[in-house]
RNA sequence: AGAGUUUGAUUCUGGCUCAGAACGAACGCUGGCGGCGUGGAUAAGACAUGCAAGUUGAACGCUAAUUUCAGUGUAGCAAUAUAUUGAAGUUGGAGUAGCGCAAGGGUGCGUAACACGUGGGUAAUUUGCCAUGAAGUUGGGGAUAACUCGCUGAAAGGCGAGCUAAUACCGGAUGUGGUUGUUGGGAGGCAUCUUCUGACAACUAAAGCUGGGGAUCGUAAGACCUGGCGCUUCAUGAUAAGCCCGCGGCCUAUCAGCUAGUUGGUGAGGUAACGGCUCACCAAGGCUAAGACGGGUAGCUGGUCUGAGAGGACGACCAGCCACACUGGAACUGAGACACGGUCCAGACACCUACGGGUGGCAGCAGUCGAGAAUUUUUCUCAAUGGGCGAAAGCCUGAAGGAGCGACGCCGCGUGGGGGAUGAAGGGUUUCGAUCCGUAAACCCCUGUCAUUUGUGAACAAUGGUUAUUAUUUAAAAGAUGAUAACUUGAUAGUAAUGAAAGAGGAAGGGACGGCUAACUCUGUGCCAGCAGCCGCGGUAAUACAGAGGUCCCGAGCGUUGUUCGGAUUCACUGGGCGUAAAGGGUGCGUAGGUGGCAUGGUAAGUUUGAUGUGAAAGCUCAGGGCUCAACCCUGAAAUGGCAUUGAAUACUACUGUGCUGGAGGUUUGGAGGGGGGACUGGAAUUCUUGGUGUAGCAGUGAAAUGCGUAGAUAUCAAGAGGAACACCAGUGGCGAAGGCGAGUCCCUGGACAACACCUGACACUGAGGCACGAAAGCUAGGGGAGCAAACAGGAUUAGAUACCCUGGUAGUCCUAGCCCUAAACGGUGCACGCUUGCUGUAAGAGGAAUCGACCCCUCUUGUGGCGAAGCUAACGCGAUAAGCGUGCCGCCUGGGGAGUACGGUCGCAAGAUUAAAACUCAAAGAAAUUGACGGGGGCCUGCACAAGCGGUGGAGUAUGUGGCUUAAUUCGAUCCAACGCGAAGAACCUUACCUGGCCUUGACAUGCAUUUGGUAGAACCAUGAAAGUGGGACGACCCCGCAAGGGGAGGAUGCACAGGUGCUGCAUGGCUGUCGUCAGCUCGUGUCGUGAGAUGUUGGGUUAAGUCCCGCAACGAGCGCAACCCCUAUGUCCUGUUGCCACCCCCACGAGAGUGGGGAGCACUCUGGACAGACUGCCUCGCUUAAACGGGGAGGAAGGUGGGGAUGACGUCAAGUCAGUAUGGCCCUUACGGCCAGGGCUGCACACGUACUACAAUGCCCGGUACAAAGGGAAGCAAGACCGCAAGGUGGAGCAAAUCCCAGAAAACCGGGCCCAGUUCAGAUUGUCGUCUGCAACUCGACGACAUGAAGUUGGAAUCGCUAGUAAUGGCGCAUCAGCUACGGCGCCGUGAAUACGUUCCCAGGCCUUGUACACACCGCCCGUCACAUCAUGAAAGCCGGUUGUACCCGAAGUCCACGAGCAAACCGCAAGGACGCAGUGGCCGAAGGUAUGGCUGGUGAUUGGGAUGAAGUCGAACAAGGUAGCCGUAGGGGAACCUGCGGCUG
Repeated sequence: AGAGUUUGAUUCUGGCUCAGAACGAACGCUGGCGGCGUGGAUAAGACAUGCAAGUUGAACGCUAAUUUCAGUGUAGCAAUAUAUUGAAGUUGGAGUAGCGCAAGGGUGCGUAACACGUGGGUAAUUUGCCAUGAAGUUGGGGAUAACUCGCUGAAAGGCGAGCUAAUACCGGAUGUGGUUGUUGGGAGGCAUCUUCUGACAACUAAAGCUGGGGAUCGUAAGACCUGGCGCUUCAUGAUAAGCCCGCGGCCUAUCAGCUAGUUGGUGAGGUAACGGCUCACCAAGGCUAAGACGGGUAGCUGGUCUGAGAGGACGACCAGCCACACUGGAACUGAGACACGGUCCAGACACCUACGGGUGGCAGCAGUCGAGAAUUUUUCUCAAUGGGCGAAAGCCUGAAGGAGCGACGCCGCGUGGGGGAUGAAGGGUUUCGAUCCGUAAACCCCUGUCAUUUGUGAACAAUGGUUAUUAUUUAAAAGAUGAUAACUUGAUAGUAAUGAAAGAGGAAGGGACGGCUAACUCUGUGCCAGCAGCCGCGGUAAUACAGAGGUCCCGAGCGUUGUUCGGAUUCACUGGGCGUAAAGGGUGCGUAGGUGGCAUGGUAAGUUUGAUGUGAAAGCUCAGGGCUCAACCCUGAAAUGGCAUUGAAUACUACUGUGCUGGAGGUUUGGAGGGGGGACUGGAAUUCUUGGUGUAGCAGUGAAAUGCGUAGAUAUCAAGAGGAACACCAGUGGCGAAGGCGAGUCCCUGGACAACACCUGACACUGAGGCACGAAAGCUAGGGGAGCAAACAGGAUUAGAUACCCUGGUAGUCCUAGCCCUAAACGGUGCACGCUUGCUGUAAGAGGAAUCGACCCCUCUUGUGGCGAAGCUAACGCGAUAAGCGUGCCGCCUGGGGAGUACGGUCGCAAGAUUAAAACUCAAAGAAAUUGACGGGGGCCUGCACAAGCGGUGGAGUAUGUGGCUUAAUUCGAUCCAACGCGAAGAACCUUACCUGGCCUUGACAUGCAUUUGGUAGAACCAUGAAAGUGGGACGACCCCGCAAGGGGAGGAUGCACAGGUGCUGCAUGGCUGUCGUCAGCUCGUGUCGUGAGAUGUUGGGUUAAGUCCCGCAACGAGCGCAACCCCUAUGUCCUGUUGCCACCCCCACGAGAGUGGGGAGCACUCUGGACAGACUGCCUCGCUUAAACGGGGAGGAAGGUGGGGAUGACGUCAAGUCAGUAUGGCCCUUACGGCCAGGGCUGCACACGUACUACAAUGCCCGGUACAAAGGGAAGCAAGACCGCAAGGUGGAGCAAAUCCCAGAAAACCGGGCCCAGUUCAGAUUGUCGUCUGCAACUCGACGACAUGAAGUUGGAAUCGCUAGUAAUGGCGCAUCAGCUACGGCGCCGUGAAUACGUUCCCAGGCCUUGUACACACCGCCCGUCACAUCAUGAAAGCCGGUUGUACCCGAAGUCCACGAGCAAACCGCAAGGACGCAGUGGCCGAAGGUAUGGCUGGUGAUUGGGAUGAAGUCGAACAAGGUAGCCGUAGGGGAACCUGCGGCUG
């Protein structure tokens, strides 16, 4: 610090997700040790049990036990024992009294508040214990608990009588002081005032306990002296607390108004104290958009986590403050409480009960139950620190210090170190060679941390106490206080630490490995099981599932889940945006607010700067130090951006004073204008009415029909009525804030602009709320109604047509008055001001020059346009009318959907408008541009694509292939073009892969190893059998070495490895092929342009069959394609001459001759097959743009513009075809899915399709005669002549391995004859009989021949195919396969030999350019809504059930206060009666809980219902292309639905 994810790719916008850190965590797997921390986050739920607050005898009485002493009694001689009394002491018990219990400890319910934080105020206050200072501490009194007795109760307890003490209680005295009142003086301040110092008057206090003691007094107690602790009053301080104030810190406006003690005053009460704190009276105030009031949530802070920071989230542990103590209320005591372990009352709950009544409060420490994902021991000690009491010792202390449990966290340590290659075994992988785990292990040499055993063994300890010595105080060697020395005190703990011993011995796992993200293979599985944070994996070769090996990361932990911050500049202060991505309000006026020109004076609020105070400690940071290090701890520094007080400065802002004119405004003059309102007027046109003329149609459409018309339409003429709108002018021209405004005239009226001067003097800009205006549609009422026209009706179209088209037609459109308040209300661009190169239109005005004048021209201003510089922008684009550079103010945005929806509020007559969510769901939605593809977009061009022609197919019969059906099997594949006479250039057996049956199992075939084998291999033959096979078997071998014995090989047998598979996957592949398409395209390098994908080149102008060529051009070149080079063919030359040829020449034979046959000679000609020539737009002419390329014509030429054919097939597309040609990965079978054999099947037949043949006839058929080919084949072959047969064919065999011989008669054509238009002398299917040939074998299932038979068919519907010249059409010939053949198929050959093309509108296919796109699997695309099904969340809903809160009223506990107080009643007064004070009791106000009634808010549930989201598939077909009616916005109506239509608007 970034990364993944929208796309075919790109840039941007934008969300989602990840990597980091953290946690009081939980869960899964695993787990050695130690240190330091930390641990009920949920139910402020309920709690058994134990403990958590006592202490003081030096305040007091009593009581019990005990020790010592003394006295007395009894027993005893006595010691002594025992009883009792007293004194002194110790220990315990309850009680009175004092202090404490208000601290410490817990929790976070409540609380949005002066609760907290921070800084102040208190001149409005209190403060026990403590410190300092001053003064005092006198003299009396009456009770009461305890205790005893009695009564009562189950208990808790209660009542009565009696005795008693005090530092308990109550009077009196004194008054330093204090308080109050009156009255002086001084000082200060902050309004009330504060403070110091006087005078007078009134009121006002106390308690004792204890240690010691020389003299004096006293019988003694003691007085007295002295020390300590107390007590009282006052002052000061310290500490602690109360109250008040400024500022700060949550969400919500779908909470906008709240408030009656409310705001203030006067008086009173109350408090420690100010105060409506409370009350009486008076006034009517107080708060609020800077958010009152209400609702929700929440303890606040120091800090913690994160972050670069600013921020954001949080508030465990520790520390400060607050609140609470079962729930609610209340007071008492006290310095302090409205009191966690106190009281009273009410309530809920629990327990005890004798049923009458009582008791209790773990949010103290442990612990239990419950709920929960989840949080520990019913431990030790007061040794330390601290607290309470006490003079002290001491006691108490679940505060605290320790230990225990939990990997919950942080930190540290270990599980060994070094050497060690037969690179062991084993496991994994493998291309079978090897390679990885891997120096890893074993093995050798060491070490000894931790744990284990054993020994030693701490620090934290100083106080205090006792004893001794000593200083001060004192009359004093008592006492008290202090100093020194010795002894004594440890829960943790026999722990930490340390010595020794032994032995590598006891100690490693978790997650991940597709990308992000470090780390890869095998096997299994087969869209299953599963994974997943996002993208996404899995449908038979999964680095993504599961297992394994290996690797990577971390390590006593590792992962997962949850949460927070970060990344996220994704709420943007730092630090974002709004033309098209989300986002400018429809427009103006204007309030609050924000902002604001120039000069100068004052103030000093902001601002800047200095000082002071504060900002607790801890924490963070830095430095140093202590635990072996670290975590942890200690010390110090720094920091704590803040707040307050105070001094200074005055540039800027502010406030205030005075000026200025540049901003703004006003006055004058002027011209322009569909600016607004009202009134009046006008002509054209439509429609209607009346009349005339006139006759059969009119109207309408793609075509029609509905409609109108013989009752006279349309047309035409004339007159009239009425409403609406204003042609031309008219213009990216004008005006207006926007909506909007268009005939003319008049009246009223707003604004802008220009010119020149003058005036005011900042009066300005923006503008939340507010107010006004606001197209169309719509609404209300009243008019009006010509045309048009939602709805509606009819006619068409259509599969349907609730539409588009047509004929009608009502609201409405128009006017008046009033509502509505929305639009694509758009420049999709808020308003204002300033600045920033230019060019060019146009409207209006002014000026200049010129002119007789106008125009033209120049300059300036305002408006309105186009193009463009810089700059900006993701790009498109904007560009002085900014989307540039700046300032001010307002509005708005924060992923898509849900949704501009629900609920609530406001407005509206309604329609509806406005404000405006959430649950849930997706990983995108989107903008601009790019390349393609596509379009019922455009332009150009090509093709037997259409057209023009010729001949076919589709009808018949047959052949053949396919589908289907059938079957034991009808083997398999090919399926639009581009499968279907295709693989198959030959299915009777074989082929053959299929079926049935019979057999074989190392196999029909290959290789290797081991064993075995000499009568071995082989094998005539025999048996059985359909064969294969099985069983027997005379006979009977071979090669190499060696003298031989023997060994080796070949062969056989057995066994093991393996063979074999036309089994699967062509979607794992190679190779080959088809197709677009022989179409003209497809790319690259460098350069340039662009952020980029990409573009350019390759586009453009011409031209071509062609990206062929030329020209131009930010391109220049190049490659694969095109063309050419190759083959055949058309012409010529040369060469070559056998088997070819035979002109000339010679010879022979035959013949009357013509001539024929043979031989020689020859190579002229034909021909064979080699070489070469030839054609290149080379020449002429015309056209084209000067030109070139090119095109048209012509000459010459055998051939002319690629001469005609062939071979040749770019980048790629179709997961096209082929695992059954072969090859091949993987999977599968292995006495079978392999192999052999026989028979059957592939030929099966209601049917459908494709491709062919033969025909339907006279351009024909039949018969006879007769002419002319090319290209091929031939040895298990072709086969001549001859003979036989009607023929197929047979016999026979010359010749020929071929320019020699054979197949081999070419046929159509031509000549002659017949037929005479018919189911025929056409056509030949089918069938019968007899044959021939091939073959082991023609039944299923061959071909051919002869005779006989003689079917359909008379030119073929819709539709469809081929062909542009030696082509179509037509005629025959040959070959491959092959024993034969179903060949009418395929591949070739030659003969005869046409017609037509105007042309490119249309169909199809293709190429180039351009345009639109919501497509990219690319239109066989994408996609919308209804209906039907399932699931999910949510809204409404008659109601029902809770929670909370308001208001009114009722009842009214405890309790304070007030009043009464006849009852009670020790202290004081009084001789007494009685009184004062007080108590009970009663009443009153207030008052918790409770009740009644009625509202608000909120939650749950709810028959039914609304829309939404998701899923698989169906119907219609709205949108995206001109999406086939351009789309969209607002509104209204209609319709199953998407939608359609009307009106107005927009261009997206």
The prediction has a mean pLDDT of 83. This is a predicted structure of a 1548-nucleotide RNA (small-subunit ribosomal RNA) from a metagenome. RNAcentral holds the sequence, with entries from SILVA.